This is a predicted structure of a 302-nucleotide RNA (Bacterial RNase P class A) from uncultured Lacinutrix sp. Taxonomically the source falls in Lacinutrix (Bacteria, Pseudomonadati, Flavobacteriia, Flavobacteriaceae). Rfam family: Bacterial RNase P class A. The family's RNA type in Rfam is ribozyme. The coordinates come from a structure-prediction model, not an experiment, and the mean pLDDT is 76.
[in-house]
RNA sequence: CAAGUAAAUCGCCUUAUCGCGUCUUAUUUAUAAGAUGAGGAAAGUCUGGACACCAUAGUGCAAUAUAGUGGUUAACAGCCACCAGCCGUGAGGUUAGGAAAAGUGCAACAGAAAGUAUGUACAGGUAAUGCUGUAGUGAAACCAGGUAAACUCUAUGUGGUGCAAUGUCAUGUAAACUAGCGCUUGAGCGUGCACGCGCGAGCUAGAGGGUAGGCAGCUAAAGUAUAUUGGUAACAAUAUGCGUAGAUAAAUGAUAAGGGCUCGAAAGAGAACAGAAUCCGGCUUAUAGAUUUACUUAAAUA
Numbered sequence: 001c002a003a004g005u006a007a008a009u010c011g012c013c014u015u016a017u018c019g020c021g022u023c024u025u026a027u028u029u030a031u032a033a034g035a036u037g038a039g040g041a042a043a044g045u046c047u048g049g050a051c052a053c054c055a056u057a058g059u060g061c062a063a064u065a066u067a068g069u070g071g072u073u074a075a076c077a078g079c080c081a082c083c084a085g086c087c088g089u090g091a092g093g094u095u096a097g098g099a100a101a102a103g104u105g106c107a108a109c110a111g112a113a114a115g116u117a118u119g120u121a122c123a124g125g126u127a128a129u130g131c132u133g134u135a136g137u138g139a140a141a142c143c144a145g146g147u148a149a150a151c152u153c154u155a156u157g158u159g160g161u162g163c164a165a166u167g168u169c170a171u172g173u174a175a176a177c178u179a180g181c182g183c184u185u186g187a188g189c190g191u192g193c194a195c196g197c198g199c200g201a202g203c204u205a206g207a208g209g210g211u212a213g214g215c216a217g218c219u220a221a222a223g224u225a226u227a228u229u230g231g232u233a234a235c236a237a238u239a240u241g242c243g244u245a246g247a248u249a250a251a252u253g254a255u256a257a258g259g260g261c262u263c264g265a266a267a268g269a270g271a272a273c274a275g276a277a278u279c280c281g282g283c284u285u286a287u288a289g290a291u292u293u294a295c296u297u298a299a300a301u302a
Stems, first nucleotide, its partner, number of pairs: 002297009012259007020037008039273001043284002046282005051162004058195004063158005068082005083097001084095004098153002103151002105147002120135005166216004177206005188199004223242008261270003
């Protein structure tokens, strides 16, 4: 220098004017001033929790998740370390890594035949029969192998619904009408399903009447940066600093000037994926371009 492997970072900046959400202060109560206002994935909603409500006798049956060993964590299908298999020259990558001697199923080519055998060739044997041996095909040939990203079995675990949860304040209406079913001879609801158990006086459909608002939940969090210590590591502990959107049909925008970056001789052109909606941990997917660190390179050629 080239080709690679692993990990990490940034992902335009500054100023001015106008506009929008939230908070604070001031007063003339709808204005002014000040502060603050999207991401590494806010995404997919795939997972594990927090939080909230509902459920939480029993027996049987089902459903579903995980799968080497140890560790980590609030928890996990995540992460870390090690072992084993496979791939790579290597740095490294990757695993759907329990059980085939419980049962069922499935299987290319070759082969006579892959199993309840329409038993090949040669030889031997019998009253008779693949009864016996050898050959040949194949990973496997008289009961044996492969496959569980097939059913299944084993071990361990798993209640349901999601902030449109839930609580609360206010406004308003038709506690009426019609039809069917039911009122202890039990409709309906809950319990994954069945039985059972518990609750139980209403339930279903129709046509109508009313509401279409506020507040709480709501953001300080299993938070984050740096340093030190323990640990191979994931991670944990301690100290110091920072403390950072909270909207509700949904604000976070537009314009101008200057600067940086890329392409171009110049003029000029270009800049990705993408948009919070209760909050965190992870996984997966998308991402123009720029940068950093550590490490590897067999053979051939120079």